A computed fold for a 73-nucleotide RNA from a Gemmatimonadota bacterium, annotated as transfer RNA. Rfam family: tRNA. Gene Ontology term of the family: triplet codon-amino acid adaptor activity. The family's RNA type in Rfam is transfer RNA.
RNA sequence: GCCGUCGUAGCUCAGGUGGAAGAGCGCUCGCUUCGUAAGCGAGAGGUCCCCGGUUCGAUCCCGGGCGCCGGCU
Numbered sequence: 001g002c003c004g005u006c007g008u009a010g011c012u013c014a015g016g017u018g019g020a021a022g023a024g025c026g027c028u029c030g031c032u033u034c035g036u037a038a039g040c041g042a043g044a045g046g047u048c049c050c051c052g053g054u055u056c057g058a059u060c061c062c063g064g065g066c067g068c069c070g071g072c073u
Stems, first nucleotide, its partner, number of pairs: 001072004006067002010025004019056001027043005049065005
């Protein structure tokens, strides 16, 4: 330099062919216990990497950029 994959909650990741976002772990509160852990219930937490385009509407489609990883030279 070229090609490919990926970028979504604090972490690990889902999200069929567009209708506006979820799980597990973690965190907070409560229940239970003499107390802790475990268990159960509830809750908080997101400019969906950035810019532009298509569309009534974009995490999703298109273009460009940035970054991680892998391959080739």